Annotation: This is a predicted structure of a 1455-nucleotide RNA (small-subunit ribosomal RNA) from an uncultured bacterium. It matches the Rfam family "Bacterial small subunit ribosomal RNA". Its family is annotated with ribosome and structural constituent of ribosome in the Gene Ontology. The RNAcentral record of the sequence draws on ENA and SILVA.

RNA sequence: CUGUUUGAAUCUGGCUCAGAACGAACGCUGGCGGCGCGUCUUAAGCAUGCAAGUCGAGCGAGAACCGGGGGCAACUCCGGGGGAAGCGGCGGACUGGUGAGUAACGCGUGGGUGACCUGCCUUGAGGUUGGGGAUAGCCGUUAGAAAUAGCGGGUAAUACCGGAUACGUUCGCCUGACCACUAAAAUCCAUAAACCGACAGUUAAGUUAAAAACUGUUAUAUAAGCUAUGGAUUUUAGUGGUCAGGCGAGGAAAGGGGCUUUGGCCCCGCCUUAAGAUGGGCCCGCGUCCCAUUAGGUAGUUGGCGGGGUAAAGGCCCACCAAGCCCGAGAUGGGUAGCCGGCCUGAGAGGGUGAACGGCCACACUGGGACUGAGAUACGGCCCAGACUCCUACGGGAGGCAGCAGCUAAGAAUAUUCCGCAAUGGGCGAAAGCCUGACGGAGCGACGCCGCGUGGAUGAAGAAGGCCGAAAGGUUGUAAAAUUCUUUUGCGGAUGAAGAAUAAGGCGGGGAGGGAAUGCCCUGCUGAUGACGUUAGUCCGUGAAUAAGCCCCGGCUAAUUACGUGCCAGCAGCCGCGGUAACACGUAAGGGGCGAGCGUUGUUCGGAAUUAUUGGGCGUAAAGGGCGCGUAGGCGGCCAAGUAAGUCUGGCGUGAAAUGUCGGGGCUCAACCCCGGGAUUGCGCUGGAAACUGCGUGGCUUGAGUCAUGGAGGGGGAGCCGGAAUUCCUGGUGUAGGGGUGAAAUCUGUAGAUAUCAGGAAGAACACCGGUGGCGAAGGCGGGCUUCUAGCCGAUGACUGACGCUGAGGCGCGAAAGUGCGGGGAGCAAACAGGAUUAGAUACCCUGGUAGUCCGCACUAUAAACGAUGCACACUAGGUGUUGGGCCGAGCGGUUCAGUGCCGGAGCGAACGCGAUAAGUGUGCCGCCUGGGGAGUAUGCCCGCAAGGGUGAAACUCAAAGGAAUUGACGGGGGCCCGCACAAGCGGUGGAGCAUGUGGUUUAAUUCGAUGAUACGCGAGGAACCUUACCUGGGUUUGACAUGCAGGGUGAUGGCGCAGAGAUGCGCCAGCCGGGCAACCGGACCCUGUGCAGGUGCUGCAUGGCUGUCGUCAGCUCGUGCCGUGAGGUGUUGGGUUAAGUCCCGCAACGAGCGCAACCCCUACUGCCAGUUACUAGCAGGCAAUGCUGAGGACUCUGGCGGAACUGCCGGUGACAAACCGGAGGAAGGUGGGGAUGACGUCAAGUCAUCAUGGCCCUUAUGUCCAGGGCUACACACGUGCUACAAUGGGGGGUACAAAGCGAAGCGAGUCCGCGAGGAUUGAGCGAACCGCCGAAAACCUUCCGUAGUUCGGAUUGAAGUCUGAAACCCGACUUCAUGAAGUUGGAAUCGCUAGUAAUCGCGCAUCAGCAUGGCGCGGUGAAUACGUUCCCGCUCCUUGUCCACACCGCCCGU
Repeated sequence: CUGUUUGAAUCUGGCUCAGAACGAACGCUGGCGGCGCGUCUUAAGCAUGCAAGUCGAGCGAGAACCGGGGGCAACUCCGGGGGAAGCGGCGGACUGGUGAGUAACGCGUGGGUGACCUGCCUUGAGGUUGGGGAUAGCCGUUAGAAAUAGCGGGUAAUACCGGAUACGUUCGCCUGACCACUAAAAUCCAUAAACCGACAGUUAAGUUAAAAACUGUUAUAUAAGCUAUGGAUUUUAGUGGUCAGGCGAGGAAAGGGGCUUUGGCCCCGCCUUAAGAUGGGCCCGCGUCCCAUUAGGUAGUUGGCGGGGUAAAGGCCCACCAAGCCCGAGAUGGGUAGCCGGCCUGAGAGGGUGAACGGCCACACUGGGACUGAGAUACGGCCCAGACUCCUACGGGAGGCAGCAGCUAAGAAUAUUCCGCAAUGGGCGAAAGCCUGACGGAGCGACGCCGCGUGGAUGAAGAAGGCCGAAAGGUUGUAAAAUUCUUUUGCGGAUGAAGAAUAAGGCGGGGAGGGAAUGCCCUGCUGAUGACGUUAGUCCGUGAAUAAGCCCCGGCUAAUUACGUGCCAGCAGCCGCGGUAACACGUAAGGGGCGAGCGUUGUUCGGAAUUAUUGGGCGUAAAGGGCGCGUAGGCGGCCAAGUAAGUCUGGCGUGAAAUGUCGGGGCUCAACCCCGGGAUUGCGCUGGAAACUGCGUGGCUUGAGUCAUGGAGGGGGAGCCGGAAUUCCUGGUGUAGGGGUGAAAUCUGUAGAUAUCAGGAAGAACACCGGUGGCGAAGGCGGGCUUCUAGCCGAUGACUGACGCUGAGGCGCGAAAGUGCGGGGAGCAAACAGGAUUAGAUACCCUGGUAGUCCGCACUAUAAACGAUGCACACUAGGUGUUGGGCCGAGCGGUUCAGUGCCGGAGCGAACGCGAUAAGUGUGCCGCCUGGGGAGUAUGCCCGCAAGGGUGAAACUCAAAGGAAUUGACGGGGGCCCGCACAAGCGGUGGAGCAUGUGGUUUAAUUCGAUGAUACGCGAGGAACCUUACCUGGGUUUGACAUGCAGGGUGAUGGCGCAGAGAUGCGCCAGCCGGGCAACCGGACCCUGUGCAGGUGCUGCAUGGCUGUCGUCAGCUCGUGCCGUGAGGUGUUGGGUUAAGUCCCGCAACGAGCGCAACCCCUACUGCCAGUUACUAGCAGGCAAUGCUGAGGACUCUGGCGGAACUGCCGGUGACAAACCGGAGGAAGGUGGGGAUGACGUCAAGUCAUCAUGGCCCUUAUGUCCAGGGCUACACACGUGCUACAAUGGGGGGUACAAAGCGAAGCGAGUCCGCGAGGAUUGAGCGAACCGCCGAAAACCUUCCGUAGUUCGGAUUGAAGUCUGAAACCCGACUUCAUGAAGUUGGAAUCGCUAGUAAUCGCGCAUCAGCAUGGCGCGGUGAAUACGUUCCCGCUCCUUGUCCACACCGCCCGU
């Protein structure tokens, strides 16, 4: 910086990622070189080899071997030579390893040592004399398995021991000089608490006197005195130290080599001493992890005196004395850890770390101990104990890889039992040299860093192949091939630096000293020695030849397509992907990143301001202690001079080297290495400054306080008093209920309640006043009076003189409930009982009722103890109430101090909000927070009688948990309004029979879809075949249908026969396209083959289109502006009004769009025009009759154009508006009635089977053809309807009046036949304002029926028929006769309808061969009711709450 809490937004907050790093490990891969690094685990155990020796110029002895002599030989003697071992010296305290222990003067840094040591080395001074006795080795011998030990004899020294000497030195004494400290005296300065004196009082009593003691006072100024304290100076005395001198005492030694003129000289040693250098010991200041759920620790403990001990101070040790010492600035205890330079990270401050390199420390199997030594309490020394391993003759012995290699075990994991002392360094030595697993090198490991390579150039037909795409084409990709060039690296061969300086020796030069020589010092030339090493490098040859992988591609995060898979397999750092179209899994292609590596895992820092010093917070997100008093601590007013601890500044020392940084240099570059600068922010010493802080001094009054004075108050404690109410008791009156609830019951009452009156008793609480009024620190405090007591406020004067603020611990106070003891108990009331409620009801409601509530004493210590806001002080606009004071004012009022409220500015704040009573601006101090859950739990400790309280985790788990605000949705929240929503009515459904659809069941199949509202007389506007998609069976495969190509053939087509259920097959007959003379062209058909057709197969959750629903509800939005960090708001809210976001007014809004309305159609009135097939008033003609005919254009009607209605007019209401109410006129009145018209969107609503369409699937079948069957099944259930149950009816008879439609494969008159459906070789008229369907029915008139399962009702069944059709068996409609079922008005529940509506009556049409109780239309007759909006349902707007947003059919709790 980013991702992630939300529908969206903002804040808080956690989780996560990108970076860098590593002694790493794991997976895949791996060409070379350079430089580094390599048991982080188990301080586990170790076979084997090596890692510390050296000196013969300290000493004696001496094997092998050589020479000589003797001996026949074995052998022996002498000389040379000198191994091993021994005595002795130096070194084994260095180097090397490891990090177990250690929280410590261990380490770091700076000091001290007048409290110390220091072998070897350097410099200076002085010595090195004279003796002695032993002992290893050796010889002999003893014990033992061994390791080893003992005895006897004898020997040397630079081994050991006395003596002499002593310039220094050590110790003691004396003298002198100087310094420091202590004591005393004197003098001076400063301060004052004390003394003397005086006065008063007390002791002191009945009176007088009074010593002494005690108490108090002693004012101001000056001077002096006395005492005490502090400071300064001088003198004297004592002590200690340094230096100088003197006296006394103690203490040395070792030789070896060379040369020699034999006198000695030189070299290396040895002794004493002074100094240096180096290395150490000890002490001190400061710094150095976590836990307080470790708060007290300590007996040599702390100090003193005197000793001991040490190189040295010291309780280091000891005796005695005192009682101290450490600790909240964290003692003691527990845990963890070697520390540092540095290393990693970071802008820095910080955080993490302490591998490699360097410094210090500690350790060496575990624990303890000393010896030797200059140095150790000693890694490769010793002793003791322990564990382990080994040897053993069982009696005893041996050992210590945390040295280099190596082994075992452990582990994710870490190397060769290599070469060499050539270099560097170390030990010994005079030196040569010897030793050196230090070291220098090589080997193994991509473990890290750095460098190089795996080729360069040309090369488009953009090859082939792969992948994608419908194709065109794209991409891999100049990539490859091909041509040409080069040869790093590799391989083969050759050549070949530097690391080597010098030593001994040789040849020279110079110098000091000396009598000479050897020698000593400086120096030139020369002069052995290479582990690495087949080195590096260079040259030649060879040949593109030997050399590329890993991770990723949903977002964060650079990089995408296809296929496979189908919540499977899998991925995942976080969010999250996968349930059939996966850019997220797997594979491929392509792409991105890095590259001999790439990823993963682990760890650290960063990002994280997420522990906040730099640099955070606490009203509501986590977070103010319940409140006060006050200790330590922190912080602190004004003035002056002083001081210099903090502070600032100059100089000096130190801050090792390496590392890092800057500059330069060396390996071809780099890594790496070298040189120089700077840095090392620190500490110490010293000079200076004096503003600020500190410190001490003197002063001040404003902070704080005291006294006097006035005031208000439910502040607190104690005592006394009062009335109202309640309950109980007694008595009177009085009678049947009372009480209680939503409704009841338990309960109470005829044994007299409730009610009412009178009297009495008890306890508790104090109406009205009473108030965002008062008081108190908080908890809290309310009848009245008295008393004790605390705080607060105002005003004026005096006084003290910073006495202040905060406050860890501590102490006190602390509601209610609860606890203990003792009282009290009226009312109320946990627990408990009963009654109700309920599915249950351990509750809510009711009747009772015990603790308790009250008082005293003592505990408890919590709370939403809240203003969810710590305390104090200062500063910063206003307005308006109110309480208590002061001042001004006649009054109204103004002003000021202290409280208490509201509103509000700046500012603050995530917002809400706060806003002089701050959540503003500052200062000081305290408390507290650091994701959610686990959990205020467990455990430990403390407190409590108990209940419990205080303090207070972790494992594990989640990707969030949260705050405030926004838009919606929702509410058995509120307000306004609407709708056949309720209500008021009328008629139904639900019961019966039947029709129809659905579920279910059944079936070979009962094809499929539709399923709350919004499926169910729905798709279907009409399944006997067909339809048809289903089932059975039979056929067919370029196909029933379209089209291209190739080849072949033929008109197309119609009819007939045979077989078959048919499809189909076979056969026969008829027939012979257009143009052109023809060849041929065009079109069509058939066969074969191939591209393809075909699919009512799947996915309506991949889609288009269309549709349902909310809803014909009044809403849904936009532009600009404004407001808000933002989501968003405003507009669209408000006041009215409307059917309406309809209109008016107002308004930070102004406008606009889609909706509403209007424009369109039908209908109601009318004018004009036109008039046939419609009409017929007047005129004329005619008939049995009829607009029948002439005629007419008046009327009805038809159909075209107009008019009419607009709240236009009047009155009232209203805001002068919009509008509403009433009225007039009018055919119609306030959208006149009806229709069409359906905003943004919702339901992943419905439809892949109307159609279209992506993807998937089938291809001799899931396509297609045919016959038959099925979709019509039937124990049941539901929806929608029809017909009824009858008299407002049914039957018989008579007799009126429509509208809208339809008609040529049609409507079909008339006539005749049939009871009828209907029929007839019948067939008029009509493509229709002409003809037909077509007699409308209910109604009306008349008559019968008389309440009955009927003259209601018509199901069911039998028989006989009609019609359509190829065909009515499954499975049509209708007719006649017969039959005559259920049903007597329908439980719970539920539907429609507000006027020409409901109800009721018939008519027509679509589909259609036929089939209508369904659908769509038409007219006839023609009601009732609406008080009203409480309730049910749905909806609009405003507002409110919300942990909901898949939005209450939500969310979510417990078991």